[in-house]
RNA sequence: AGUAGGGUGAAUGAUCGCGGCUGCAAAUUUUGCAGACGAGGAAAGUCCGGGCUUCACAGGGCAGGAUGCCGGAUAACGUCCGGUGGAGGCGACUCCAAGGAAAGUGCAACAGAAAUAAACCGCCAGCCAUUGCUGGUAAGGGUGGAAAGGCAGUGUAAGAGACUACCGCCUCUUUGGUAACAGAGAGGGCAUAUGUAAACCCCAUUCGAAGCAAGACCAAACAAAAGCGUUGACGUGGCCCGCCAGCUUUAGGUAGGUUGCUUGAGACGGCUGGCAACAGCCGUCCUAGAUAGAUGAUCAUUCAAGACAUAACCCGGCUUACAGCCCUGCUUAU
Numbered sequence: 001a002g003u004a005g006g007g008u009g010a011a012u013g014a015u016c017g018c019g020g021c022u023g024c025a026a027a028u029u030u031u032g033c034a035g036a037c038g039a040g041g042a043a044a045g046u047c048c049g050g051g052c053u054u055c056a057c058a059g060g061g062c063a064g065g066a067u068g069c070c071g072g073a074u075a076a077c078g079u080c081c082g083g084u085g086g087a088g089g090c091g092a093c094u095c096c097a098a099g100g101a102a103a104g105u106g107c108a109a110c111a112g113a114a115a116u117a118a119a120c121c122g123c124c125a126g127c128c129a130u131u132g133c134u135g136g137u138a139a140g141g142g143u144g145g146a147a148a149g150g151c152a153g154u155g156u157a158a159g160a161g162a163c164u165a166c167c168g169c170c171u172c173u174u175u176g177g178u179a180a181c182a183g184a185g186a187g188g189g190c191a192u193a194u195g196u197a198a199a200c201c202c203c204a205u206u207c208g209a210a211g212c213a214a215g216a217c218c219a220a221a222c223a224a225a226a227g228c229g230u231u232g233a234c235g236u237g238g239c240c241c242g243c244c245a246g247c248u249u250u251a252g253g254u255a256g257g258u259u260g261c262u263u264g265a266g267a268c269g270g271c272u273g274g275c276a277a278c279a280g281c282c283g284u285c286c287u288a289g290a291u292a293g294a295u296g297a298u299c300a301u302u303c304a305a306g307a308c309a310u311a312a313c314c315c316g317g318c319u320u321a322c323a324g325c326c327c328u329g330c331u332u333a334u
Base pairs, nucleotide, nucleotide: 001331002330003329004328005327006326007325008324010302011301012300013299014298015297016296018038019037021035022034023033024032025031026030040308044319045318047317048316049315050314051313052211053210054209055208059240060239062237064207065206066205067204068203069083070082071081072080073079084098085096086095087094088093099202100201104200105199106196107195108194120141121140122137123136124135125134126133127132149167150166152164153163154162168190169188170187171186172185173184174183175182176181215259216258217257218256224250225249226248227247228246232244234242235241266285267284268283269282270281271280272279273278
């Protein structure tokens, strides 16, 4: 100077003031006292995955979506760990939308002769006084991101996988590895002719729907009109099938409380196994449940602390934001 990972993000004391819970004493309205506890590393985004609840007695395809190298972890995932291949970097490291182009279809502007097979310049041969014409060629030049697989020779009138060696590609055999893959050998002259699948498509795996405003219980309030009649509602995006007997529209009335609601795929520490993610065992701990929404104010000291910013059923990830301070490993230069 970089790179990978981790921690903290205020502390102590005093006074007053909040929230629910527990206990005590009064009180019938609730009040007083005491105790322990009370917003994050992202609580943000709502991007994934679940737990849980209901449909429901139980499904089958289609459409559509998602993932996409291999192995493992996990409740699961598009997450994480390890490895393989590729790209970037001096390096430590970082990134990858990483299956199939030899099943088919589509697209590739402009430039260029030509973008699925072509001849502008050039080279060779013939005719010709020349200008030029005819035939062959695709090695050289030009255009382009990409021009009959690449490169060096033999050969040819000049050239060309026409042929040869080495590569690329394909087929077969074989070595190492769980595998992705990395080697070795033999054969094939290759219409399989560039790229693109984050184009359609093919292949493999996977996905029921809705959501705590889900649901359960108590309370309150209930006028009517029109249409459909096996029509229809539900399981639905649609079909089959299943099940139910009512469904749709207009209009009026009521809508308060309790619960769900916090003990968890939990946190911390140690040991064992594993490269690791993580798993097992032992021990310790209980840390918000508000419902118009609780953490505030003042003073003193320390001080780097001024940032991003405040839970609403819960959890595992990812992504984004972050003043200041601290710790560890590795790389490079001097």